[in-house]
Context: one part of a larger RNA
Molecule: small-subunit ribosomal RNA, 3' major domain
Organism: metagenome
RNA sequence: UGACGGGGGCCCGCACAAGCGGUGGAGCAUGUGGCUUAAUUCGAGGCAACGCGAAGAACCUUACCCGGAUUUGACAUAGUCGCGACCGUCCCCGAAAAGGGACUUCUCUUCGGAGCGCGAUUACAGGUGCUGCAUGGCUGUCGUCAGCUCGUGCCGUGAGGUGUUCGGUUAAGUCCGGCAACGAGCGCAACCCGCGUCACCAGUUACCAGCGCGUCAUGGCGGGGACUCUGGUGAGACUGCCCGUGUCAAGCGGGAGGAAGGCGCGGACGACGUCAAGUCCGUAUGGCCCUUACAUCCGGGGCUGCACACGUGCUACAAUGGCCGGUACAAUGGGAUGCGAUACCGCGAGGUGGAGCAAAUCCCCAACCCCGGCCCCAGUUCGGAUUGGAGUCUGCAACUCGACUCCAUGAAGUCGGAAUCGCUAGUAAAGGCGUAUCAGCAACGGCGCCUUGAAUACGUUCCCGGGCCUUGUACA
Numbered sequence: 001u002g003a004c005g006g007g008g009g010c011c012c013g014c015a016c017a018a019g020c021g022g023u024g025g026a027g028c029a030u031g032u033g034g035c036u037u038a039a040u041u042c043g044a045g046g047c048a049a050c051g052c053g054a055a056g057a058a059c060c061u062u063a064c065c066c067g068g069a070u071u072u073g074a075c076a077u078a079g080u081c082g083c084g085a086c087c088g089u090c091c092c093c094g095a096a097a098a099g100g101g102a103c104u105u106c107u108c109u110u111c112g113g114a115g116c117g118c119g120a121u122u123a124c125a126g127g128u129g130c131u132g133c134a135u136g137g138c139u140g141u142c143g144u145c146a147g148c149u150c151g152u153g154c155c156g157u158g159a160g161g162u163g164u165u166c167g168g169u170u171a172a173g174u175c176c177g178g179c180a181a182c183g184a185g186c187g188c189a190a191c192c193c194g195c196g197u198c199a200c201c202a203g204u205u206a207c208c209a210g211c212g213c214g215u216c217a218u219g220g221c222g223g224g225g226a227c228u229c230u231g232g233u234g235a236g237a238c239u240g241c242c243c244g245u246g247u248c249a250a251g252c253g254g255g256a257g258g259a260a261g262g263c264g265c266g267g268a269c270g271a272c273g274u275c276a277a278g279u280c281c282g283u284a285u286g287g288c289c290c291u292u293a294c295a296u297c298c299g300g301g302g303c304u305g306c307a308c309a310c311g312u313g314c315u316a317c318a319a320u321g322g323c324c325g326g327u328a329c330a331a332u333g334g335g336a337u338g339c340g341a342u343a344c345c346g347c348g349a350g351g352u353g354g355a356g357c358a359a360a361u362c363c364c365c366a367a368c369c370c371c372g373g374c375c376c377c378a379g380u381u382c383g384g385a386u387u388g389g390a391g392u393c394u395g396c397a398a399c400u401c402g403a404c405u406c407c408a409u410g411a412a413g414u415c416g417g418a419a420u421c422g423c424u425a426g427u428a429a430a431g432g433c434g435u436a437u438c439a440g441c442a443a444c445g446g447c448g449c450c451u452u453g454a455a456u457a458c459g460u461u462c463c464c465g466g467g468c469c470u471u472g473u474a475c476a
């Protein structure tokens, strides 16, 4: 000087407390351990691994296993030699890759050759092989915590200290006052984006107040530029004003006006550093290793395997409910060998067909809610696992191993031990919708959108994490 203390003081954070809803029990989905296996490819491992890399494992992917094949190679550049266009169509063999064969078939030219392809050959290619403890880059984490430092001066023999401590204050090393310090940098804040109010500009595909036309009905039509909205430019909030308080300070408490009030709300943004944290399987890259194989191609299998254990979720156990009928109200976003309306067929998944739409124009039913009826507390009209049968769709192909539909079957489950998680407001909880990946889909996951919409916070003694000062130390 740090680190540590079941030392002290001060102060924060859904840290506790106060509340609301969960997990831990059940079934299923998914990830992991373990076991099994020819292989069940690899990585990730307290917080900060475990719906993680994977924003799509039937083949492909694919790195693993078995088998069949190739050796200048699936891919790049260059040299030498030989032959010839390439492509395309077809036949034989084969599981395919591969192999053999038939047909068709070049351009330029200074006639040397060049371009392109095939074969041979030489340099070389290739490696998801190892090392993240050789690395770059990127990322997680403490932590959006308020800290981390420098120049000069001063103090100390020196390590170092001072500044950065102290009194107030703040979300903040934020600001004020004081002080052997005076200044400065990286952080904080602000500058950036979105939301909330208003004005101006603009008015189609959006809108319809007043006027006219028309319809069973609908901004359907003429028209309008008010309103909603769209999207661009501005205004607006600064403790600016008033009262109190405070050191005539920074600020704090209350009030006015205002759409919004003291950081308005949300996002982006992550200091010096820590964990030899993570990634050589994104890519790059040093070193080491393989080179008829640790490279490459193909068929099939595996990554989906199941006495079990854990994490994350979904669906439930019902009456604030289930079922049936009727009936309203969204926003984001997506759409071209795509989204696909009306109509017809099918109980349905879906099929036939094809209007419109490169889309504020066309397509994409919101659901909970509300109204009416049935159920009457039961393993049930709760719950839907599992299994049998019949189908639909995608795709070369759904056996291993897809999703969905219909009929039948109806399991566990009556609110969950010890323990444990999230959340302070348009939040939690609940309801549906969209979308990336994608032929299809194991999505109940991820990322978004809107709808309905709470309860509680006395307080800081305690648990966890953190900041500042101080104290002890045999630790560095």
Stems, first nucleotide, its partner, number of pairs: 001476002003473003007470007015460002019423005026315008034306002042053002064301007073124001077123008088103005106115003126290002129288003135284001137279003140275001142273001147186006153162003166177003192267004197235007207224002211222003238261001241255005317416001321375006333364003338357002343352003382413001387408007429452007